[in-house]
RNA sequence: ACAGGCAGGAGAGGCAGUCGCGGGGAAUUUUUUCCACGAGGAAAGUCCGGACUCCACAGAGCGGCGUGCCGGGUAACGCCCGGUGAGAGUAAUCUUAAAGACAGUGUCACAGAAAAGAAAACCGCCGAAUUUUUUCGGUAAGGAUGAAACGGCAGGGUAAGAGCCUACCGGUUGCCGAGUAAUCGGCAAGCCUGACAAACCUCACGCGGAGCAAAACUAAAUAGGAAAGGGUUGAGGUUGCUCGCUGACCUUUCGGGUAAGUUGCUGGAUUCGGGCGGCAACGUCCGAACAAGAUAAAUGACUGCCGGUAUACAGAAUCCGGCUUAUUGACUGCCUGUCGAC
Numbered sequence: 001a002c003a004g005g006c007a008g009g010a011g012a013g014g015c016a017g018u019c020g021c022g023g024g025g026a027a028u029u030u031u032u033u034c035c036a037c038g039a040g041g042a043a044a045g046u047c048c049g050g051a052c053u054c055c056a057c058a059g060a061g062c063g064g065c066g067u068g069c070c071g072g073g074u075a076a077c078g079c080c081c082g083g084u085g086a087g088a089g090u091a092a093u094c095u096u097a098a099a100g101a102c103a104g105u106g107u108c109a110c111a112g113a114a115a116a117g118a119a120a121a122c123c124g125c126c127g128a129a130u131u132u133u134u135u136c137g138g139u140a141a142g143g144a145u146g147a148a149a150c151g152g153c154a155g156g157g158u159a160a161g162a163g164c165c166u167a168c169c170g171g172u173u174g175c176c177g178a179g180u181a182a183u184c185g186g187c188a189a190g191c192c193u194g195a196c197a198a199a200c201c202u203c204a205c206g207c208g209g210a211g212c213a214a215a216a217c218u219a220a221a222u223a224g225g226a227a228a229g230g231g232u233u234g235a236g237g238u239u240g241c242u243c244g245c246u247g248a249c250c251u252u253u254c255g256g257g258u259a260a261g262u263u264g265c266u267g268g269a270u271u272c273g274g275g276c277g278g279c280a281a282c283g284u285c286c287g288a289a290c291a292a293g294a295u296a297a298a299u300g301a302c303u304g305c306c307g308g309u310a311u312a313c314a315g316a317a318u319c320c321g322g323c324u325u326a327u328u329g330a331c332u333g334c335c336u337g338u339c340g341a342c
Stems, first nucleotide, its partner, number of pairs: 001338008012328001013306007021038002024035004040313001044324002047322005052211004059243004064207005069083005084098001085096004099202002104200002106196003117150001122143002124139006151169002154166003170192002172189007215263004225254006236246003270289008
């Protein structure tokens, strides 16, 4: 220099002035003045996990759903960190739903002799018989079929063959060693009976439901009124069903009012800095800080200077932890390979 890999923060302008908008605080002559604050890294998708609220603080059984190598982190997770196996790459590094196929059931089209049964003989090979081109028997080495053919390969052996025997390779099982474990290494034994569980299923672990339009309050604000029917011989609620629990309303029609305010609501598994522990995720201690809270919903406009001339994706709505998706133009650091120069 080129090619590639990984990680990270910033968030599209910055500063000053003027005029606005939102909620808050202070003062006040009570309707003005002053003060500080005011969108995101994804606020998004609503896909996981929790907090919180109500229903038995959530119970039993059946069903259903989810997760699935090992260890750790966490409030929790399907997330994160570290490791193992397998795969890709020269490498840095990346990908991976990766339990069980002797518990049982099922599927494996077409082709093929045979598709899972130590089963199967189409051609071939070998033996025997024979009317000389057939029959019987042996054989899974060779051919042929197929996505897949019952460990591979070489030698011995044999009538021809065959883990039948031997060496090497692969697998499985057992023992020994290392490791918390997944697993790895060594030795031994011919022990070697397909694949699929993102097929049913089995095993282990986890999961009650509805959601801030939850829920509570105010003198009514989805109330109060009338009629009919049902209801303590149990309405309604509570989950998909049964039980259990709860315990007085429910459905339809008529006529009709209000569609308000307060709390929940933002100080929290919070943010920032530092120390210590840990490979890390993270934990813990100390110090400092408070940084939107609307309800038809604020977060904007203009001028000047600087600037990389800036036109990215996108707008909070109960709150957190994740994941995923969107994102123009850049920036920083580390690592790998090739080539060149000193």

Bacterial RNase P class A, 342 nucleotides, folded computationally. It matches the Rfam family "Bacterial RNase P class A". It is annotated as a ribozyme. It was read from a public genome assembly, where an Rfam model found it. Its mean pLDDT, the model's own confidence on a scale to 100, is 77.